[in-house]
Context: one part of a larger RNA
């Protein structure tokens, strides 16, 4: 390389949106680039095949022939695939009806509860742990009430429930904004799929400036365990976490499973929507569970496939050295992406 794979053995880019690219729905008419079919030209000779002859044989030699499976001209064929023209409505998409929904922006509002302040009752403990001890308390804690104060999270509903492309969304209320499924078939007429570069978003730590700091808590103290304890317990505590403007761009970014399209046995459950003969039937789209068939090495997947086809991407090629070096980009850094050899087994 031909392949031959990507749930769990190496390998699906964390996740969209889209540029070139690749690919693409029915019918008609053209056209003949692409396909196919004939003719001619050519495609050297030797070589190598084949059949035959010449050295006694054979190596060697020599004569037919067949190959050169190509290429280029020409005439032809139209089903496919391209291009051109015209139509169409099953893809798509628009309207328009009513529907759900923790999609996402912003402002306002709330009430439990922690902390601390402040005042009142009280009077010797409180906290903590296996068990203590640091810690805190007569300058009156700890418990009880009553009041203020401030930041952060929103119980119960709550659910293999909703919703978002993921990461990720959960007090209430308004604004303002994006999708989704259903239905009706009224407009457009393949607009459509995936997508190399690009670009966008994208948990937590992280980092800059500035705000803010209750509770929590790396880092640190101290108290304990322990042979040691730079842990695990316990008092305590600063980045931090929250906010607003920016940068970081990485996760077991997970269904460890790319997106699309179309086919393929039933059962049960749940969620929106429609439709009927309306309390049950039936459809659409969504989440989940059982399970044949058919795949897998198994496990196990099974209409939300990892069966069966087809399009376009992106990733794999023994194990260690390595996701490292070097070198280029990006970044304030801290790294981040690309990404190798030597050498070993």
């Nucleotide at each position: 390389u031909u392949g031959g794979g990507c749930g769990u053995a190496a390998a699906g880019a964390g996740c969209a949106c889209g540029u070139a690219g690749g690919u693409g729905g029915u019918c008609g008419g053209a056209u003949a680039a692409g396909u196919c079919a004939g003719a001619u030209g050519u495609a050297a000779a030797a070589u190598a095949c084949c059949c035959u002859u010449g050295c006694u044989c054979a190596a060697c030699a020599a004569g037919g022939g067949a190959c050169c499976u190509g290429c280029a001209u020409u005439u032809g064929a139209a089903a496919c695939u391209g291009u051109c023209c015209g139509a169409c409505u099953a893809g798509a998409g628009u309207a328009c009806a009513g529907a759900a929904g923790g999609g996402g922006a912003g402002a306002a509002u709330g009430g439990a509860a922690u902390u601390u302040c402040u005042g009142a009752u009280g009077g010797a403990g409180c906290g903590g742990u296996g068990a203590a001890a640091u810690g805190u308390g007569u300058a009156g804690g700890u418990a009880u009430c009553a009041g203020a104060a401030g930041g952060a999270a929103c119980g119960c509903c709550g659910g293999u429930g909703g919703c978002g492309a993921a990461a990720g969304c959960g007090a209430u209320u308004c604004u303002c904004u994006a999708g989704u499924a259903u239905g009706u078939a009224a407009c457009u007429g393949a607009c459509g799929c995936u997508g190399a570069g690009g670009u966008g978003c994208g948990a937590a730590a992280g980092c800059u400036a500035g705000g803010g700091g209750a509770g929590c808590a790396a880092a640190c103290a101290g108290g304990a365990u322990u042979a040691g304890a730079u842990a695990c317990c316990c008092u305590g505590g600063u980045a931090g976490u929250c906010c607003u403007a920016g940068c970081c761009g990485u996760a077991a970014a997970c269904g460890a499973u790319g997106g699309g399209c179309a086919c393929u046995a039933a059962g049960u459950a749940g969620a929106u929507g429609g439709u009927c003969u309306u309390u049950g039937a039936u459809u659409c789209u969504c989440u989940a569970c059982u399970g044949g068939a058919g795949c897998u090495a198994a496990c196990g997947c099974a209409u939300u496939a990892a069966g069966u086809g087809c399009c376009c991407c992106g990733c794999c090629u023994g194990g260690g050295g390595a996701g490292u070096a070097c070198g280029g980009u990006c970044g304030c850094a801290a790294g981040a992406c690309u990404a190798a050899a030597a050498c070993u087994c």
Predicted 3D model of a 345-nucleotide part of an RNA (small-subunit ribosomal RNA, central domain) from a metagenome. Rfam family: Bacterial small subunit ribosomal RNA. RNAcentral holds the full RNA, with entries from SILVA. Its mean pLDDT, the model's own confidence on a scale to 100, is 87.